The RNA shown here (SAM riboswitch aptamer (S box leader)) has 105 nucleotides and comes from a Thermoflexales bacterium.
């Protein structure tokens, strides 16, 4: 790369480097020479997978959290894109499409 599957309204920064652009796309609205974004060092944050325990089982609940593997620390995945529905500049639900995990191929 594809495919299955859960999740995504919470939560967590500081310094060096570097210097135009960045937030997947596409509109919007935003961050960014008062230095974004990227590396890198510390440092945090969650609890996918790790462990442990108990229900009484093919999973569900609690709890660790480090010197185990990722993941994250701007703005709901910022927001909005397809569909329904409603009290129709507007709202809801749902889906696409994205990120991550954890399996497969």
């Nucleotide at each position: 790369c594809u495919c299955u599957u859960a999740u995504c309204g919470a939560g967590a920064g500081c310094a060096g480097c570097u210097g135009a652009g960045g937030g997947a796309c596409c509109g919007g609205c935003c961050c960014g020479g008062u230095g974004a974004c990227g590396c890198u060092g510390c440092g945090g944050c969650a609890a996918c997978a790790g462990c442990a325990c108990g229900c009484a089982u093919g999973g569900c609940g609690u709890g660790c959290a480090c010197u185990u593997g990722u993941g994250c620390c701007a703005a709901u995945u910022c927001c909005g894109g397809c569909a329904g529905a409603g009290u129709u500049u507007c709202u809801c639900u749902g889906g696409a499409a994205g990120a991550u995990g954890a399996g497969a191929g």

Overview:
NCBI's taxonomy places the organism under Bacteria, Bacillati, Chloroflexota, Thermoflexia, Thermoflexales. Its mean pLDDT, the model's own confidence on a scale to 100, is 83. Rfam family: SAM riboswitch aptamer (S box leader). Rfam describes the family as follows. The SAM riboswitch is found upstream of a number of genes which code for proteins involved in methionine or cysteine biosynthesis in Gram-positive bacteria. Rfam links the family to the GO term regulation of gene expression. The sequence was found by an Rfam model in a public genome assembly.